[in-house]
Molecule: c-di-GMP-I riboswitch aptamer
Organism: Methylophaga sulfidovorans
RNA sequence: AUUGAUUAAAGCCAAACUCGUCGUGAGGCGGGGUCGGAAAGCCACAGAUCUUCAAUGAAGAAGAUGGCUGGGCUGCAUUG
Numbered sequence: 001a002u003u004g005a006u007u008a009a010a011g012c013c014a015a016a017c018u019c020g021u022c023g024u025g026a027g028g029c030g031g032g033g034u035c036g037g038a039a040a041g042c043c044a045c046a047g048a049u050c051u052u053c054a055a056u057g058a059a060g061a062a063g064a065u066g067g068c069u070g071g072g073c074u075g076c077a078u079u080g
Stems, first nucleotide, its partner, number of pairs: 006080001012037002017032006035067001041073003045070003048065006
């Protein structure tokens, strides 16, 4: 110096809830907030869940969710 695990510090993000706003809706965005997180950064490829339309035996199409799981890419610190 690099890689992996763990740990510490400095930082980082932000669940629920709430206010405003967009959307038929799931949900998204901004402010407050601070359950948690070592990638809770990004990606919707696969599965899963949810919403809308259709169908009504099943099947389908479109969308949402990365803080559901798997997978891919990238990054901070350097105390022990």